[in-house]
RNA sequence: GAGCUGGCCAGGCAAUCGCCGCGAGUCGCAAGACUCGGGGAGGAAAGUCCGGGCUCCAGUGGACAAGGUGCCAGGUAACGCCUGGGGGGCGCGAGCCCACGGAAAGUGCAACAGAGAGCAGACCGCCGAAGCAUCGCAAGGUGCUGGCAAGGGUGAAAGGGUGCGGUAAGAGCGCACCGCGUCGGUGGCAACAUUCGACGGCACGGCAAACCCCACCUGGAGCAAGGCCAAAUAGGGAAAGAAGCAUCCUGCCCGCAAGGGUGGGGUGCAGCGUGGGUCCCGCGCUCUUUCCGGGUAGGCUGCUCGAGGGCCGUGGUGACACGGCUCCUAGAGGAAUGAUUGCCCUAGACAGAACCCGGCUUACCGGCCAGCUC
Numbered sequence: 001g002a003g004c005u006g007g008c009c010a011g012g013c014a015a016u017c018g019c020c021g022c023g024a025g026u027c028g029c030a031a032g033a034c035u036c037g038g039g040g041a042g043g044a045a046a047g048u049c050c051g052g053g054c055u056c057c058a059g060u061g062g063a064c065a066a067g068g069u070g071c072c073a074g075g076u077a078a079c080g081c082c083u084g085g086g087g088g089g090c091g092c093g094a095g096c097c098c099a100c101g102g103a104a105a106g107u108g109c110a111a112c113a114g115a116g117a118g119c120a121g122a123c124c125g126c127c128g129a130a131g132c133a134u135c136g137c138a139a140g141g142u143g144c145u146g147g148c149a150a151g152g153g154u155g156a157a158a159g160g161g162u163g164c165g166g167u168a169a170g171a172g173c174g175c176a177c178c179g180c181g182u183c184g185g186u187g188g189c190a191a192c193a194u195u196c197g198a199c200g201g202c203a204c205g206g207c208a209a210a211c212c213c214c215a216c217c218u219g220g221a222g223c224a225a226g227g228c229c230a231a232a233u234a235g236g237g238a239a240a241g242a243a244g245c246a247u248c249c250u251g252c253c254c255g256c257a258a259g260g261g262u263g264g265g266g267u268g269c270a271g272c273g274u275g276g277g278u279c280c281c282g283c284g285c286u287c288u289u290u291c292c293g294g295g296u297a298g299g300c301u302g303c304u305c306g307a308g309g310g311c312c313g314u315g316g317u318g319a320c321a322c323g324g325c326u327c328c329u330a331g332a333g334g335a336a337u338g339a340u341u342g343c344c345c346u347a348g349a350c351a352g353a354a355c356c357c358g359g360c361u362u363a364c365c366g367g368c369c370a371g372c373u374c
Stems, first nucleotide, its partner, number of pairs: 001374009011344007019040002022037006042350001046361002049359005054222004066218005071085005086100001087098004101213002106211002108207002123152002125148003130145006160178006179202001180200005185194003226301004236292007244269011271285005308327008345348001
């Protein structure tokens, strides 16, 4: 100088005026008012993508379906998160990245190019040993039947690589080395590794963020969850009381009858309410009181002390766990956390809580610290 990893900060100070909670005091019957003190957004409060707490509902158990996760081991309340390890890839390196189970269960897919894309393929090319034809005295030439996966070419991908032998030319056809696979041994909890042994010429191409198979996980809804208190009006239920007078019609019961008892209905008057203060008039109506329960408005709660933060110690490679000491750190709810002014500097980014917590992802001016690499 260039980088890597981890952690931290997120303009500062002052004055004035406000806003939302909390505590204390004074005044006040209370409601409340005033004074003082103290607190008042974030590393992501965001996206709402995962996981959990909490609440209500549902639920005997299990299976299917659907969705999700996917190397191994551990951590955790749990996770798709984190830690450590394995494998693969990138980087000189510190380090970084990876949906990383199964393709010898089945089905399916592969555009374009290319001769051929799945138990492959003769387009260019190589050969002319064998057979046939033909030319030639012969050596041999030419053509055909054919042989060849070594070379070229196409493609993301063309059925191990290098070399020697071999051959007409070739080819794991043979051999050596490398690679690959299977079995065993060894190491490891495991994933896996193997400088170990044996076997196999290699028979098994790719895609499972295609269906599928395997293993594991998952009940639903969400603080507008949920709980408590509870008007006015209307409606529901129960109890008690009052339901008058006159007249007409009518049912039932008792009675031989006269008659009596008990209900229903109509009309008029009366009663209550109302138009509107009164009368007339019109309209409406069983009425009054008490109690019960549900719901609405409204209020209270859930609400912030919590899987909490800091320091130290112990165990662990680590995530983390345990123990001790210590701290209290917004709680609004149509929604407070602000505005103005002055000064300073390196000139200030992304962005605003809404039940809480653990993560992931995304956004972000700039700066500081520690360790490490070239």
Predicted 3D model of a 374-nucleotide RNA (Bacterial RNase P class A) from a soil metagenome. It matches the Rfam family "Bacterial RNase P class A". Rfam classes the family as a ribozyme. The sequence is in RNAcentral, with records from MGnify. Of the family's consensus pairs, 95% are formed in the model.